[in-house]
Context: one part of a larger RNA
RNA sequence: CUGGGCGUAAAGAGUACGUAGGCGGACCGUUAAGUUAGGGGUGAAAUCCCAGGGCUCAACCUUGGAAUCGCCUUUAAAACUGGCGGACUUGAGUCCGAGAGAGGGUGGCGGAAUUCCCAGUGUAGAGGUGAAAUUCGUAGAUAUUGGGAAGAACACCAGUGGCGAAGGCGGCCACCUGGCUCGGUACUGACGCUGAGGUACGAAAGCGUGGGGAGCAAACAGGAUUAGAUACCCUGGUAGUCCACGCCGUAAACGAUGUGUGCUAGUUGUUGGGAAGCUUGCUUUUCAGUGACGCAGUUAACGCAUUAAGCACACCGCCUGGGGAGUACGGCCGCAAGGUUAAAACUC
Numbered sequence: 001c002u003g004g005g006c007g008u009a010a011a012g013a014g015u016a017c018g019u020a021g022g023c024g025g026a027c028c029g030u031u032a033a034g035u036u037a038g039g040g041g042u043g044a045a046a047u048c049c050c051a052g053g054g055c056u057c058a059a060c061c062u063u064g065g066a067a068u069c070g071c072c073u074u075u076a077a078a079a080c081u082g083g084c085g086g087a088c089u090u091g092a093g094u095c096c097g098a099g100a101g102a103g104g105g106u107g108g109c110g111g112a113a114u115u116c117c118c119a120g121u122g123u124a125g126a127g128g129u130g131a132a133a134u135u136c137g138u139a140g141a142u143a144u145u146g147g148g149a150a151g152a153a154c155a156c157c158a159g160u161g162g163c164g165a166a167g168g169c170g171g172c173c174a175c176c177u178g179g180c181u182c183g184g185u186a187c188u189g190a191c192g193c194u195g196a197g198g199u200a201c202g203a204a205a206g207c208g209u210g211g212g213g214a215g216c217a218a219a220c221a222g223g224a225u226u227a228g229a230u231a232c233c234c235u236g237g238u239a240g241u242c243c244a245c246g247c248c249g250u251a252a253a254c255g256a257u258g259u260g261u262g263c264u265a266g267u268u269g270u271u272g273g274g275a276a277g278c279u280u281g282c283u284u285u286u287c288a289g290u291g292a293c294g295c296a297g298u299u300a301a302c303g304c305a306u307u308a309a310g311c312a313c314a315c316c317g318c319c320u321g322g323g324g325a326g327u328a329c330g331g332c333c334g335c336a337a338g339g340u341u342a343a344a345a346c347u348c
Stems, first nucleotide, its partner, number of pairs: 004319003007302002012316001014201004021194003025088001027086005033081002035077008049065006091191001092188003095184005103177007110154001114150008125136002162169002206247006215241002220236004258315006266293013297304002321348003330341004
């Protein structure tokens, strides 16, 4: 380079936006860069190939041809690709009217529970476990009533329900704010798709500075268990978990399934709109999402099956036997932890 692949065998980047690049709807005209056809020039010789010839043959030598699939130039064609000009509306977007939603940010408010503090009642136990003990309690615990403080999380509603690009998002209210869907078909007129680099976002843990600290709880201590028990169980308990700002940039970041577009049987549920009908809360239908089953097709099988893993197209990423190894070295990034890029020897 040509291939074959990527749900589970190796392989879809965590996600999005977007630069270069690649690719790009329907019509008319023009151009002639790509493209196609013809002519001319060149493409040294030797070598290679073909047909002959010469050494007795062969290797070897030699004659002619072909080839050199390329480049330059010229004439012509105009279907396709490209360029330019014009015009179009179905792709894309804008506008108008509705709609649903834990989408994001900031501030405020609320009740239940938990722990602690104060006070009342009250007395000998309480906790905890398989059983115990450590532990708490006559300096009055546990229980119960009243009052107060604090922090964190929001029962029921709650649903293979909703929203978000992904990570993720759940009490209530206000403000600020992103996206989506449906209907109308008024406007722009291909403005599109993908996207190497790049940029932004990115659970948890971890890091820096300053707060906060109720509960939980790595580490740690003690009690048990056990042959031992650096565990599982119990009693405590510090980082952390929470907030602000700044880092980190990784996860089974999963649908283990890249994004976009078109086409391809049905059945049934559900969420948000629209249309029609009538008995006004039901039926039919349509669009967008989200589930279950299932045909064709596909798959090694499992399975997938209009939300494809089917049939195609465009673009990107990635794989190429196991181990060594996602390691070493080097680069880049990071305060560090480390991340990212990423081998080889050797071995089976």

Small-subunit ribosomal RNA, central domain from a metagenome, 348 nucleotides, folded computationally.
Its mean pLDDT, the model's own confidence on a scale to 100, is 88.